This is a predicted structure of a 72-nucleotide RNA (transfer RNA) from an Anaerolineae bacterium. RNAcentral records the identical sequence in 2 taxa. Rfam family: tRNA. About the family: Transfer RNA (tRNA) molecules are approximately 80 nucleotides in length.
RNA sequence: GCCCCCUUAGCUCAGCGGAUAGAGCGUCACCCUCCGGAGGUGAAGGCACAGAUUCGAUUUCUGUAGGGGGUA
Numbered sequence: 001g002c003c004c005c006c007u008u009a010g011c012u013c014a015g016c017g018g019a020u021a022g023a024g025c026g027u028c029a030c031c032c033u034c035c036g037g038a039g040g041u042g043a044a045g046g047c048a049c050a051g052a053u054u055c056g057a058u059u060u061c062u063g064u065a066g067g068g069g070g071u072a
């Protein structure tokens, strides 16, 4: 240089055209408890960036950025 893959919550991952984008762990509040790091209830928090296609994009296409792998 060329080719391939990945980028969604603080972390690990689902979701792959239309429903309020979900789970586990973590964080915070409350309850429970003699106390609690155990148990219960609830909350906050996110689609890497830009453009295109479409009635509609996290999802499809192009470019950029970051990460990983392959190849002389």
Stems, first nucleotide, its partner, number of pairs: 001071007010025004018055001027043005048064005